This is a predicted structure of a 73-nucleotide RNA (transfer RNA) from Aquihabitans sp. McL0605. Its Rfam family is "tRNA". The family's RNA type in Rfam is transfer RNA. The RNAcentral record of the sequence draws on ENA and MGnify.
RNA sequence: GCCCAAGUAGCUCAGUCGGCAGAGCAUCUCACUCGUAAUGAGAAGGUCAAGGGUUCGAUUCCCUUCUUGGGCU
Numbered sequence: 001g002c003c004c005a006a007g008u009a010g011c012u013c014a015g016u017c018g019g020c021a022g023a024g025c026a027u028c029u030c031a032c033u034c035g036u037a038a039u040g041a042g043a044a045g046g047u048c049a050a051g052g053g054u055u056c057g058a059u060u061c062c063c064u065u066c067u068u069g070g071g072c073u
Stems, first nucleotide, its partner, number of pairs: 001072007010025004019056001027043005049065005
C1' cells in the first nucleotide's frame, strides 16, 4: 500500500430484505428473610464509531473518515 471482518446500554451480544432500539449479566429500589445470599417484581442506563448523501422516514442502503482485529505484498 491492497483486501476482509467488527464498532449498538457499564460488560457480552442480538436486531441490519428501511417504519416505536432489545436480551443476559452488572447497578439501583421494593418484596421475601432474624440477617445475607438466592428468588420474584420494578426502575434507570443508548447522539446505534464520526460526517455527508438517498428517502416521507436510516442502527439498516450509498460515499468518505476514524478505531480494533485478521490476511496479502